This is a predicted structure of a 339-nucleotide RNA (Bacterial RNase P class A) from a Candidatus Bipolaricaulota bacterium. It matches the Rfam family "Bacterial RNase P class A". It is annotated as a ribozyme. The sequence was found by an Rfam model in a public genome assembly. The coordinates come from a structure-prediction model, not an experiment, and the mean pLDDT is 76.
Order: sequence, then structure tokens, then C1' cells
RNA sequence: GGAGAGGGCUAGGGGAUCGCGGAGGGUGACCCCUCUGAGGAAAGUCCGGACUCCACAGGGCAGGCCACUGGGGAAAUCCCAGCGGGGGCGACCUCGGGACAGUGCCACAGAGAGUAGACCGCCGAUGGCUCAGGGGCGCAAGCCUCGAGCGCAGGCAAGGGUGAAACGGUGGUGUAAGAGACCACCAGCGGUCCGGGCGACCGGGCCGGCUCGGAAAACCCUGGUCGGAGCAAGGCCAAGUAGGAAGGCGUUUGAGGGCUGCCCGCCUGAGCCUUCGGGUAGGCCGCGAAGAUAGAUGAUCCUCCACGACAGAAUCCGGCUUAUCGGCCGUCUCCUCUG
Repeated sequence: GGAGAGGGCUAGGGGAUCGCGGAGGGUGACCCCUCUGAGGAAAGUCCGGACUCCACAGGGCAGGCCACUGGGGAAAUCCCAGCGGGGGCGACCUCGGGACAGUGCCACAGAGAGUAGACCGCCGAUGGCUCAGGGGCGCAAGCCUCGAGCGCAGGCAAGGGUGAAACGGUGGUGUAAGAGACCACCAGCGGUCCGGGCGACCGGGCCGGCUCGGAAAACCCUGGUCGGAGCAAGGCCAAGUAGGAAGGCGUUUGAGGGCUGCCCGCCUGAGCCUUCGGGUAGGCCGCGAAGAUAGAUGAUCCUCCACGACAGAAUCCGGCUUAUCGGCCGUCUCCUCUG
């Protein structure tokens, strides 16, 4: 000097004029004065809570969510650190129970894709076929043997090919040719012992069959966990007619209710449900230093500058996710040059 990785802060400022919401003060009233008025995500409504209501509480099924270890935390599916797999030269990023409980899937290509498999190939004196070849026997037909050829029967899964992936890898022994068939080393798996660590795990010794693919963001299995609904929660006041009509069920032989769904059990219980018809729907609290309630901060001009993106509260907090213009401050990695 260049290229990156991970964090933290900020989110236009000032002035003038007019116009909005709230609080306070003044005025007989109109109106005036002062102060104050969106975010890092206010968004998504994903997770957890505070708070409110229903429920005296229980069991089961279904369903949802989570899933390596330790710690933080009210909790969280969140955060921090670590361990292991994968990616990256690296700083770092990303993933995380189970494929020997079972079922299903792996297109196409390919011989064969999980109790697999022979396309190209290699072997084929063990059987078979051929020889106008050699030798021996025989009068001859022919027989025996050697050699050569064929590659039929048969053997192979090492080499090549196909594919995202081919049932361990390298080297050798062995074989007709091969093959964990056997051997050495390695990886993996299983057993066992030792050491380090709180642990996930890591390192090492010995033994062993030689080797049992991928994927659960397919169904599923295992373990854990989970009352529900939500500020349009929920209270208070006011208003109002028609305390209406008809029907059904029920009053201990129990209707209805107990608010994710179903079942059991338990509790409560004298009213409940359907249809028709009539009336009212306003205010206050919840609600706060913004506290609105068809929902407020806007418009114009000047100026500074980093030239302003994404974008607007609606009960409140802790997280996650998504969108995003610029500016500032660190830490770390790699490359190049110079001293």
C1' cells in the first nucleotide's frame, strides 16, 4: 500500500415562518405563553416473560417444539465458550440425538446402487473341439502322448468404463488369472486397558472378524418439554327497550359450563339452546417522560455537512429474523514493497 474477517457507536445539525398531539400556566371568553413529542430496527408476529381472564386440581391420546458439552439467564428454540464434522491459505464461517427398531427413496447412466454385479476385459493343459504338425503302437480303422490353435463349458471382480456415489487404501505373497484368500502398514469399526479433561471428547497400548453406502429439510424411533387465550386481555360508569314471543332440553334419572382437539375422571350447576322481534353501542380506567384512537411531529426558505437509506410507536420488557444510505472507532488475517 492492497484485499478480507469479527465487533462497537451514530442515524443529519442549526435558524426563520406557518401548521399538528400531549403536559403545565394565564384569560370572562376568543386566544396566548412555556416545555415536550418515534426506531435500530418501531417491521415480522417467530420464541420467552410481566400483566389480565377462565380453570379446585389430575391422568391418557393426539399435536407442537427442542436435541453435542459446560456456563449465563426469569425464561427462551436466546447468548458465550468449548468439542467434533465440513468449507476457507488464514482471520473466521457453518452444521450437531438415531440409518444394526421398522417402512420407503437414491432419477438418468451403468453389469450392478446395499443379503449388488459382469459391459469392455483377464485366465481357460481341469473338461471339450480342431490340427494338412512331431513321436510311439497298430495290417488298417484307429489309440496314446507332446506341441499349437479355439475360447465352448468354466473361473475372476484385480484393470478399464458408467455415475454424485460402486461394498476400505497402498505395497506384496499367492494364483491358470485373480480376490483380505493371506501378510505388513494405514483408515474405519468392535472389545479391553492406561493417561488428560467437570464434560462433549482427545492421546496411547493390546486383541480381532476384515469392513456393515447416502439421506430423517422422507415417514419414523429415542429422550426432554408444553393448561389456554390474549390490551379488540380485562375492569368501572352511563344509556336502553320488550323482565318480549314461539319451540326444544333440563331441574339430582343433571341440560349447560369448566376456552387448542379427543377420551377418562373430577367439580360446578338451575337454568341452557335455537328462531323471530325490539333497544343501546357513549365515557373513564388499563395507558407512563410520545400515549394517539380513523389515529399527532408536516410544509417552505436559508445555512453547515457525512448530501441523509430502511423506514412511524398503539400495554410493556428479553431475544431472534428481515430491510438498509452513509460516517466514525477498534481488533484480527492474508498478499506485496521498503527499512